Predicted 3D model of a 484-nucleotide part of an RNA (small-subunit ribosomal RNA, 3' major domain) from an uncultured bacterium.
[in-house]
Context: one part of a larger RNA
RNA sequence: UGACGGGGACCCGCACAAGCGGUGGAGCAUGUGGUUUAAUUCGAAGCAACGCGAAGAACCUUACCAAGUCUUGACAUCCCGAUGACGAAAGGGUAAUGCCUCUUUCUCUUCGGAGCAUUGGAGACAGGUGGUGCAUGGUUGUCGUCAGCUCGUGUCGUGAGAUGUUGGGUUAAGUCCCGCAACGAGCGCAACCCUCGUCGUUAGUUGGUGCUAUUGGUACACUGAUAGUAACCUCUCUAGCGAGACUGCCGGUGAUAAACCGGAGGAAGGUGGGGACGACGUCAAAUCAUCAUGCCCCUUAUGCUCUGGGCUACACACGUGUUACAAUGGUCAGGACAGCGAGCAGCCAACCCGCGAGGGCGAGCAAAUCUCUAAAACCUGGCCUCAGUUCGGAUUGCACUCUGCAACUCGAGUGCAUGAAGUCGGAAUCGCUAGUAAACGCAGAUCAGCACGCUGCGUUGAAUACGUUCCCGGGUCUUGUACA
Numbered sequence: 001u002g003a004c005g006g007g008g009a010c011c012c013g014c015a016c017a018a019g020c021g022g023u024g025g026a027g028c029a030u031g032u033g034g035u036u037u038a039a040u041u042c043g044a045a046g047c048a049a050c051g052c053g054a055a056g057a058a059c060c061u062u063a064c065c066a067a068g069u070c071u072u073g074a075c076a077u078c079c080c081g082a083u084g085a086c087g088a089a090a091g092g093g094u095a096a097u098g099c100c101u102c103u104u105u106c107u108c109u110u111c112g113g114a115g116c117a118u119u120g121g122a123g124a125c126a127g128g129u130g131g132u133g134c135a136u137g138g139u140u141g142u143c144g145u146c147a148g149c150u151c152g153u154g155u156c157g158u159g160a161g162a163u164g165u166u167g168g169g170u171u172a173a174g175u176c177c178c179g180c181a182a183c184g185a186g187c188g189c190a191a192c193c194c195u196c197g198u199c200g201u202u203a204g205u206u207g208g209u210g211c212u213a214u215u216g217g218u219a220c221a222c223u224g225a226u227a228g229u230a231a232c233c234u235c236u237c238u239a240g241c242g243a244g245a246c247u248g249c250c251g252g253u254g255a256u257a258a259a260c261c262g263g264a265g266g267a268a269g270g271u272g273g274g275g276a277c278g279a280c281g282u283c284a285a286a287u288c289a290u291c292a293u294g295c296c297c298c299u300u301a302u303g304c305u306c307u308g309g310g311c312u313a314c315a316c317a318c319g320u321g322u323u324a325c326a327a328u329g330g331u332c333a334g335g336a337c338a339g340c341g342a343g344c345a346g347c348c349a350a351c352c353c354g355c356g357a358g359g360g361c362g363a364g365c366a367a368a369u370c371u372c373u374a375a376a377a378c379c380u381g382g383c384c385u386c387a388g389u390u391c392g393g394a395u396u397g398c399a400c401u402c403u404g405c406a407a408c409u410c411g412a413g414u415g416c417a418u419g420a421a422g423u424c425g426g427a428a429u430c431g432c433u434a435g436u437a438a439a440c441g442c443a444g445a446u447c448a449g450c451a452c453g454c455u456g457c458g459u460u461g462a463a464u465a466c467g468u469u470c471c472c473g474g475g476u477c478u479u480g481u482a483c484a
Base pairs, nucleotide, nucleotide: 001484002483003481004480005479007478008477009476010475011474012473013472015468016467019432020431021430022429023428026323027322028321029320030319031318032317033316034314035313042053043052064309065308066307068305070303073125077124078123079121080120081119082118083117084116087104088103090101091100092099106115107114108113127298128297130296131295132294136292137291138287139286140285141283143281148187149186150185151184152183153182154163155162156161167178168177169176193275194274195273196272198243199242200241201240202239203238204237207233208232209231210229211228212227213226214225215224216223217222246269249263250262251261252260253259325425329384330383331382332381333380334379335378341372342371343370346365347364351360352359353358391422396417397416398415399414400413401412402411438460439459440458441457442456443455444454
């Protein structure tokens, strides 16, 4: 100087407390351990591994296993020879690739050749998801969006170092003020960036509001649909530019400071909400399997290719989810209201067929125009009446649909039948402070097909916070130490 203390003081954080909803019990989904296996490819390991890499394992992917091929190779550059192709189509054979047969078949030219492509040969070399993340780059997690981490000059100290950065206040903040042997500065904080909330302005098409006609509910009013008209841009909206919030104003407290408390005006008030943004460093943290790369290793194989299998196994254990155990509910009928997005090898209307998944036919739309698109919780009415039930839906049987060369191992969906556990969950443990939790659905990426996961979106919309004694983590000062 640090680190540590079941030392002290002060402060903060969904850290506790106050509340709401979960997990831990059940079924299922998914990841992991273990076991099994020819193989169950590899990595991730307290927080910070375990719905993680994987935004999607039937083949492919695929790295694993079994069997079958190839050896200058699936891919790159160079040399020599041969051919004129390559490709495409067809056939034989095979589990399949490899293999065999057959048809068609280059360009330029100074006619010397050149180019290009295929094939054969020799070697230089290719290739490696082989090892080492404890040789590395790059990237990432974490402490932590915590308020810290340092430097120059000066001063103090023999020196390591100290000071500044401590102190009194204050703040979300090393934020600001005052004081001070310090005076300044840098990386962080904040602001500048994006988005939401108010207003103005510009612009009106595919958006909005009108008008006319037809038509439906009907009662001429009122209201909905379709077509036309182009009248308008007030309103909604879209998307460019600007305004707006600064403790600016008033009162109080305070050292007359910084600041804090209350108020006015305002769409918004003291960082307005959310995001992006992550200092010096820590964990020899993670990744050689994104990629790159040193060294080591393999080179008729640890490379390449193909078929089949495996990654989907199953006594068990754990994590994360999902569906429930019901009446604030289930079911049937009717009715209402979103936003983010996506679409041509695509989204697919209307109509017809089918109980349904879906099929047929076939408009529109490269989309503010058309489609996906039905939002669902919700509201109204009927039934169920506390039961393992009209709760719950696992499992299984039969019959089907779709995608795809192909659903046996091993896809998703539909109908009928079947109707398991489960009556709110021990010790323990998690999330959340407001448009949040909880509940409800919708969209998208990946994707032929496959979502209870993930990433977004809106709808309904709470309770509680006395307080900081205690648990956990962190910051500042101080103290002890046989630790570095």
The sequence was found in a public genome assembly.
Its mean pLDDT, the model's own confidence on a scale to 100, is 81.